[in-house]
Context: one part of a larger RNA
RNA sequence: GGACGAACGCUGGCGGCGUGGAUUAGGCAUGCAAGUCGAACGCGAAAGCAUAGCUUCGGUUAUGUUAGUAGAGUGGCGAACGGGUGAGUAACGCGUAGGUAAUCUGCCUUUAAGUGGGGGACAGCCCCGGGAAACCGGGAUUAAUACCGCAUAUGAAGCAGUUCUAAAGGUGGCCUCUGAUUCAAGCUAUCGCUUAAAGAUGAGCCUGCGUCCUAUUAGCUAGUUGGUGAGGUAACUGCUCACCAAGGCAGUGAUAGGUAGGCGGCCUUAACGGGUGGUCGCCCACACUGGGAUUGAGAUACGGCCCAGACUCCUACGGGAGGCAGCAGUCGAGAAUAGUCUACAAUGGGGAAAACCCUGAUAGUGCGACGCCGCGUGGAUGAAGAAGCUUUUCGGAGUGUAAAAUCCUUUUCUGAGUGAGCAAUACUUUAUAGAUUAAUAGUUUAUAGAGGGAGAUAUUAGCUCAGGAAUAAGCCACGGCUAACUCCGUGCCAGCAGCCGCGGUAAUACGGGGGUGGCAAGCGUUGUCC
Numbered sequence: 001g002g003a004c005g006a007a008c009g010c011u012g013g014c015g016g017c018g019u020g021g022a023u024u025a026g027g028c029a030u031g032c033a034a035g036u037c038g039a040a041c042g043c044g045a046a047a048g049c050a051u052a053g054c055u056u057c058g059g060u061u062a063u064g065u066u067a068g069u070a071g072a073g074u075g076g077c078g079a080a081c082g083g084g085u086g087a088g089u090a091a092c093g094c095g096u097a098g099g100u101a102a103u104c105u106g107c108c109u110u111u112a113a114g115u116g117g118g119g120g121a122c123a124g125c126c127c128c129g130g131g132a133a134a135c136c137g138g139g140a141u142u143a144a145u146a147c148c149g150c151a152u153a154u155g156a157a158g159c160a161g162u163u164c165u166a167a168a169g170g171u172g173g174c175c176u177c178u179g180a181u182u183c184a185a186g187c188u189a190u191c192g193c194u195u196a197a198a199g200a201u202g203a204g205c206c207u208g209c210g211u212c213c214u215a216u217u218a219g220c221u222a223g224u225u226g227g228u229g230a231g232g233u234a235a236c237u238g239c240u241c242a243c244c245a246a247g248g249c250a251g252u253g254a255u256a257g258g259u260a261g262g263c264g265g266c267c268u269u270a271a272c273g274g275g276u277g278g279u280c281g282c283c284c285a286c287a288c289u290g291g292g293a294u295u296g297a298g299a300u301a302c303g304g305c306c307c308a309g310a311c312u313c314c315u316a317c318g319g320g321a322g323g324c325a326g327c328a329g330u331c332g333a334g335a336a337u338a339g340u341c342u343a344c345a346a347u348g349g350g351g352a353a354a355a356c357c358c359u360g361a362u363a364g365u366g367c368g369a370c371g372c373c374g375c376g377u378g379g380a381u382g383a384a385g386a387a388g389c390u391u392u393u394c395g396g397a398g399u400g401u402a403a404a405a406u407c408c409u410u411u412u413c414u415g416a417g418u419g420a421g422c423a424a425u426a427c428u429u430u431a432u433a434g435a436u437u438a439a440u441a442g443u444u445u446a447u448a449g450a451g452g453g454a455g456a457u458a459u460u461a462g463c464u465c466a467g468g469a470a471u472a473a474g475c476c477a478c479g480g481c482u483a484a485c486u487c488c489g490u491g492c493c494a495g496c497a498g499c500c501g502c503g504g505u506a507a508u509a510c511g512g513g514g515g516u517g518g519c520a521a522g523c524g525u526u527g528u529c530c
Base pairs, nucleotide, nucleotide: 001530002529003528004527006526007525008524009523010522013375014374015373016372017371018370019368020367026331027330028329030328031327032326035077036076037075040074041073043071048065049064050063051062052061053060054059084286085285086284093211094210095209096208097207098206099205100204103203104202108199109198110197111196112195113194114193115192116150118148119147126139127138128137129136130135155164156163157162169191170190171189172188173187174186178184179183212258213257214256219249220248221247224246225245226244227243228242229241230240231239261283262282263281264280265276266275267274268273288309289308290307291306292305311322312321313320314319339365341364342363343362347361348359349358350357351356378408379407380406381405388399389398390397391396413467414466415465416464417463418462427451428450429449430448431447432446433445434444435443436442474519475518476517477516478515479500480499481498485514486513487512488511489510495502496501
């Protein structure tokens, strides 16, 4: 000199873009952060309103509507993404280059073949019971794209005979075929379902090389190293087990101890290097602490389950409930780090045929000079030069064109008005063309036209008009290094100080005044790195 997720002191006008719990991976009140589908399925209210009946005029009963709505339940998909944190980890964890003939992959795309015919349950609802509650038990009854057999087999296993393995329907339309009174068990379209092959995507595993400090850590290792066999896994392997052999690693640093998430990057430097890993992106690990499995295509399963522990809460004392390292917020500790905000309008994600719903992801806004950048705090004229203040050799000198005054301007500011873009889709409808089909129906694709709806930010940005210099300057330094000097006070005191050093009666070094220098909405100090 540069840099910072900074803090502190003094000061503080605006905007844009960023950025903000670095310490206690300490404890957490409250709200929200993962749902969705009625076009898979069976159930199914109430308030209110209307009408009628009865009425002691207070009400009450029935029916309709509310409404196949609210609601819970079965089932499917999602919840393994997205979001947070860096405790652990010195490791195939990460980076880089490869391997997988040793593997898996829901949804998606393409291709091929199918989707026949049956059965028995369980929730829910109802009844009974236990419990303070959380919740639990029994009985009866019920649907399905839930569950289970049978058939079939493109396919798989096997040298072969042969063996094994699947499915589910929903919605819309039509009358060509079959049946027909409607229309359907028929046909058709579409969304599904099953099997197989391929792709894409995502993941698992293996390997070469690289990856901090300490030798005041020199020896370490028995599933240890290898083999055979078996088990296990999606998959290779001591991954596990039985038996056999006695190996394996280490001064090119094993083992042990300490520290630490890794990288792209970022800071610095002419470069080599050195430091660092916050925001953003990729990977990993974790989710109160430790352990375990389940479900699933996929699990460290943050807002799932079980066990143990610590802590907190409820309790009728028998027993239960909980997990902010999600977004806000609170306490604590700390030098120190923000709103219990708005919206799903956009982008993206989940579900759904779709409309749509959900989304503290995200988009916005608020707070903080925390950082960078930009703008302003006025411009011109104005005296050999007012006043005040400082200084003086008392003549003067400085502040100083500075002020006042005059003439302007209006960036900003205040008030009023005007006002884009972020909106493309989607939806409804018309026409044309194509595909499917028996079909001019329906569905679907493309193109063109029309309609009407949707904006959190937002009293937006921008623009126009009006007003008035109006709303806006500080901080540090002035002995040398280092740009900038004098007066007073103090008297080795009070104090200063980065280093040298200054102060004991004329201090350019302490404190104050004036002046000057530097930077400027900041300035200085402290800390850390180069």